[in-house]
Context: one part of a larger RNA
Molecule: small-subunit ribosomal RNA, central domain
Organism: Coscinodiscus granii
RNA sequence: CUGGGCGUAAAGUGUUCGUAGACUGUUUUGUAAGUUAUAUCUAAAAUUUAUAAAUUAUAUUUAAAAGUUUUAUAAUACUACAAAACUAGAGUUUUAUUUAGAAGAAUAGAAUUUUUUGAGGAGAGAUAAAAUUCGUAGAGUUUUAAAGGAAUACCUUAUAGUGAAAACAAUUCUUUAUUAAAAACUAACGUUGAGGAACGAAAGUAUAGGUAGCAAACAGGAUUAGAUACCCUGGUAGUCUAUACUGUAAAUUAUGAAUGCUAAGAUUUAAAAAAAUUAGAUUUUAAAGCUAACGCGAUAAGCAUUCCGCCUGAGAAGUACGAUCGCAAGAUUAAAACUC
Numbered sequence: 001c002u003g004g005g006c007g008u009a010a011a012g013u014g015u016u017c018g019u020a021g022a023c024u025g026u027u028u029u030g031u032a033a034g035u036u037a038u039a040u041c042u043a044a045a046a047u048u049u050a051u052a053a054a055u056u057a058u059a060u061u062u063a064a065a066a067g068u069u070u071u072a073u074a075a076u077a078c079u080a081c082a083a084a085a086c087u088a089g090a091g092u093u094u095u096a097u098u099u100a101g102a103a104g105a106a107u108a109g110a111a112u113u114u115u116u117u118g119a120g121g122a123g124a125g126a127u128a129a130a131a132u133u134c135g136u137a138g139a140g141u142u143u144u145a146a147a148g149g150a151a152u153a154c155c156u157u158a159u160a161g162u163g164a165a166a167a168c169a170a171u172u173c174u175u176u177a178u179u180a181a182a183a184a185c186u187a188a189c190g191u192u193g194a195g196g197a198a199c200g201a202a203a204g205u206a207u208a209g210g211u212a213g214c215a216a217a218c219a220g221g222a223u224u225a226g227a228u229a230c231c232c233u234g235g236u237a238g239u240c241u242a243u244a245c246u247g248u249a250a251a252u253u254a255u256g257a258a259u260g261c262u263a264a265g266a267u268u269u270a271a272a273a274a275a276a277u278u279a280g281a282u283u284u285u286a287a288a289g290c291u292a293a294c295g296c297g298a299u300a301a302g303c304a305u306u307c308c309g310c311c312u313g314a315g316a317a318g319u320a321c322g323a324u325c326g327c328a329a330g331a332u333u334a335a336a337a338c339u340c
Base pairs, nucleotide, nucleotide: 004311005310006309007294008293012308014199015198016197017196021192022191023190025086026085027084028083029082030081031080033079034078035075036074037073038072039071048064049063050062052060089189090186091185092184093183094182095181099177101176102175103174104173105172106171107170108152113147114146115145118142119141123134124133161168162167204245205244206243207242208241209240213239214238218234219233220232221231256307257306258305259304260303261302263285264284265283266282267281268280269279270278271277289296290295313340314339315338322333323332324331325330
């Protein structure tokens, strides 16, 4: 390489868009490049099959087949190319409609903390128990007023919803995106997607702000044989905002995207109401089938097709070297010796 695989054994890129490429609806006509048939031309052997002789085999002799090439004639199912048409895929517009989808601005009420005002007068807080800690310089508690930051309790909040994923929940407004439905229109405009581009939790980085609570580091108190921990009292980065960077996660459904086919219920959305039905989404049990088993089972891990990515004993190692990217931290790509 072939063959075989990728939920859990090695293996699906974190996600989407998209270039090249690959693959690609229905009907008709034409061409005949691929393709098919016949004939023809060309050209090694080994090989394969058959045959002949010798004792089997190898080897040898003869013939044939297969394979490669040229030309001519014919065929037109499929692929390709050209032209014309269609509407089941795909898309656009309008109508009413769904949504914690996104961005920006404004506003709201609880709570924590701090400060202020009066009352009050000895404890408070913490823990398994304590101590560090706060407090007669008046704490904790309670009353009044204010400041500031962060987060949005309750909700038929859940087995719900939206988003490509990451993720998204107070209220209102503005801009924008989007689901499914009906009608009209375009007429294959599609699928996938090497490179490439964009987005991408948390932590981290840079600059400028902000800092209530929480809280790495750090300090102290305990515990302990020790305790660089678990527990407690404090507490700085950080957490928040703006603008840049980083580009990784058990980024998980450990299950790539798309299309068609193959059971039965339940929930939910739309079609004015109910039922039935149709279409979309969610979820459960399970037939057939699949699977090493667990289990999967119309949202497949079933039956098929198209395209991409990835795997090939364990360790060394997702490491070294080199290259690219990054301010750095590091990221991506990615071996070998050697050992078993």